[in-house]
Context: one part of a larger RNA
Molecule: small-subunit ribosomal RNA, central domain
Organism: Dacrymycetes sp. NBRC 110591
RNA sequence: UUGCAGUUAAAAAGCCCGUAGUCGAAGCUCAGGCUGGGGGCCGCGGUCCGCCUCACGGCGAGUACUGCGGCCGUCGGUCUUACCUCUUGGUGAGCGGUCAUGUCGUUUGUUCGGCGUGGGCGGGAACCAGGACUGUUACCUUGAGAAAAUUAGAGUGUUCAAAGCAGGCCUAUGCCGGAAUACAUUAGCAUGGAAUAAUAGAAUAGGACGUGCGUCGCUAUUUUGUUGGUUUCUAACGACGCGGUAAUGAUUAAUAGGGACAGUCGGGGGCGUCCGUAUUCGGUUGCUAGAGGUGAAAUUCUUGGAUUUACCGAAGACGAACUAGUGCGAAAGCAUUCGCCAAGGAUGUUUUCAUUGAUCAAGGACGAAGGUUAGGGGAUCAAAAACGAUUAGAUACCGUUGUAGUCUUAACAGUAAACUAUGCCGACUAGGGAUCGGGCAGGGCUAAAACAUGACCUGCUCGGCACCUUGCGAGAAAUCAAAGUCUUUGGGUUCUGGGGGGAGUAUGGUCGCAAGGCUGAAACUU
Numbered sequence: 001u002u003g004c005a006g007u008u009a010a011a012a013a014g015c016c017c018g019u020a021g022u023c024g025a026a027g028c029u030c031a032g033g034c035u036g037g038g039g040g041c042c043g044c045g046g047u048c049c050g051c052c053u054c055a056c057g058g059c060g061a062g063u064a065c066u067g068c069g070g071c072c073g074u075c076g077g078u079c080u081u082a083c084c085u086c087u088u089g090g091u092g093a094g095c096g097g098u099c100a101u102g103u104c105g106u107u108u109g110u111u112c113g114g115c116g117u118g119g120g121c122g123g124g125a126a127c128c129a130g131g132a133c134u135g136u137u138a139c140c141u142u143g144a145g146a147a148a149a150u151u152a153g154a155g156u157g158u159u160c161a162a163a164g165c166a167g168g169c170c171u172a173u174g175c176c177g178g179a180a181u182a183c184a185u186u187a188g189c190a191u192g193g194a195a196u197a198a199u200a201g202a203a204u205a206g207g208a209c210g211u212g213c214g215u216c217g218c219u220a221u222u223u224u225g226u227u228g229g230u231u232u233c234u235a236a237c238g239a240c241g242c243g244g245u246a247a248u249g250a251u252u253a254a255u256a257g258g259g260a261c262a263g264u265c266g267g268g269g270g271c272g273u274c275c276g277u278a279u280u281c282g283g284u285u286g287c288u289a290g291a292g293g294u295g296a297a298a299u300u301c302u303u304g305g306a307u308u309u310a311c312c313g314a315a316g317a318c319g320a321a322c323u324a325g326u327g328c329g330a331a332a333g334c335a336u337u338c339g340c341c342a343a344g345g346a347u348g349u350u351u352u353c354a355u356u357g358a359u360c361a362a363g364g365a366c367g368a369a370g371g372u373u374a375g376g377g378g379a380u381c382a383a384a385a386a387c388g389a390u391u392a393g394a395u396a397c398c399g400u401u402g403u404a405g406u407c408u409u410a411a412c413a414g415u416a417a418a419c420u421a422u423g424c425c426g427a428c429u430a431g432g433g434a435u436c437g438g439g440c441a442g443g444g445c446u447a448a449a450a451c452a453u454g455a456c457c458u459g460c461u462c463g464g465c466a467c468c469u470u471g472c473g474a475g476a477a478a479u480c481a482a483a484g485u486c487u488u489u490g491g492g493u494u495c496u497g498g499g500g501g502g503a504g505u506a507u508g509g510u511c512g513c514a515a516g517g518c519u520g521a522a523a524c525u526u
Base pairs, nucleotide, nucleotide: 004497005496006495007478008477012494014366016364017363021359022358023357025252026251031080032079033078034077035076036075037074039072040071041070042069043068044067045066046065047064048062049060050059051058052057085132086131087130088129089128090127091126095122096121098119099118100117101116102115103114104113105112135199136198137197138196139193140192142190143189151182152181155165156164167176168175169174208245209244212242213241214240215239216238217237219235220234256356257353258352259351261348262347264345265344269341270340271339272338275319276318279315280314281313282312283311284310286308290301291300327334328333371412372411373410374409375408376407381405385401386400387399388398423493424492425491427485428484430469431468432467435464436463437462438461439460440459441458442457443456446454473480474479499526500525501524508519509518510517511516
């Protein structure tokens, strides 16, 4: 691993990219005819054997022999047919002619046949040696090998047994028979198979093949009476050129992926710009005695005119209603107008490339709020703090103030109930109506004098956010079209968990200015 679990019981990294790793679409020699050998099974018979029977015959059994038919699988040969390596030399059984010859039978007849013997010939993948050339692995099969003891297991009356490898037998100055066998997984060796999975080959042809032709190089046997040298012929090998042969040589175009193009779509991102009311403050104005606030109050403000009314101004935030189980984005997240910049999904396409893909240790980008550092800005709200209440007390809830902060720029930090508490990619399995985006088709009421386009309506289709019903199915259930296709267990790939605490603690490492983050125990306890 076979063979766990991960919504809620322990457990899916916040999200995306990504190297190593792991996994990865389909295709390439399939089908048939004839024929031979040996094997197994079944059926019908015959022979042999046993039993019954006077006999005919019947029954039974088989490590027995065998005929015919059928079926199954196996090993070959040959053809469609494509090659199953080619080649040099040797040995050579059986086979086919042929010649000579012995014997037997036969014939008019060495005429024919059978059984032999010997010689030469043909043809001979049976084996021996050598040479050239071979696509490479994984996988499966068989074999050799793999120390014993152990294990399984055969034999054997240790009195039984656990054991042990002993022992048994009269015909005993001996004889007999044991001390089996199996398993022994990775690697290595040898053998057969060729499905499956990799991998290589011919694209700037420096490609293949040859009875070709030529040039060059290398090696050297034999023959020229002998020896030596050189050269030529010849032979083997190699390289190059010319010419020839060939269906000459590029697999599809995956409801895989990438790219191009078209019209779109969106509260996706960045920068600038514009608008809106509210809040607070300030100025001016009007009128007076209260105003705030609460369960009730008080702290608080107020004739120096509060609260409130009206008109202006400033500041910094925020973007109501429209706003939805709607949209976009990898997630965090994103909502005033307009402009600019680059990006993206889906759709459409009789466009293009051709495996380019999926998931991912290491590594990297982004990452709410809060926090930190340095500036800016500080209207609102508001940790800390103060006060008033409440209360047994109140270091809280309620109220009045109020500082960091909240906003922004530049950097750090890197965590959340970062939740759908549900990894990503792929396939399949039930219906339904809405809705968002694209495409296609049809329609008439906006629409009128006409044509486009829009908006609208009705279908179909691809891709989304969701929902309803049902349960073939799943589940401990709640529930779930995925949490289904799981004991009928294997599509690919990554991460995580193994009773509760101790503890996300200690220690070590590393990152950080710090706060802290990442990694991460044990003793002990239950």